[in-house]
RNA sequence: UCCGCGGUAGCUCAGUGGUAGAGCGACUCCCUGUUAAGGAGAUGGUCGUAGGUUCGAAUCCUACCCGCGGAG
Numbered sequence: 001u002c003c004g005c006g007g008u009a010g011c012u013c014a015g016u017g018g019u020a021g022a023g024c025g026a027c028u029c030c031c032u033g034u035u036a037a038g039g040a041g042a043u044g045g046u047c048g049u050a051g052g053u054u055c056g057a058a059u060c061c062u063a064c065c066c067g068c069g070g071a072g
Stems, first nucleotide, its partner, number of pairs: 001071007010024004018055001027041004048064005
């Protein structure tokens, strides 16, 4: 330099054009002599950045940034 994959909640990941979700964690409450386990509730996002296409973009297109792998 080129090619491929990835970047979404604190963490691990879903979501392939029509209101962004799950598990775990953290918070509050219940339960218990206490903790753990269990139950209930609530919380949590500029979807890597900037543009473009579209009535509508996490999703399609372009450039760039970061990580991993490969080629030279």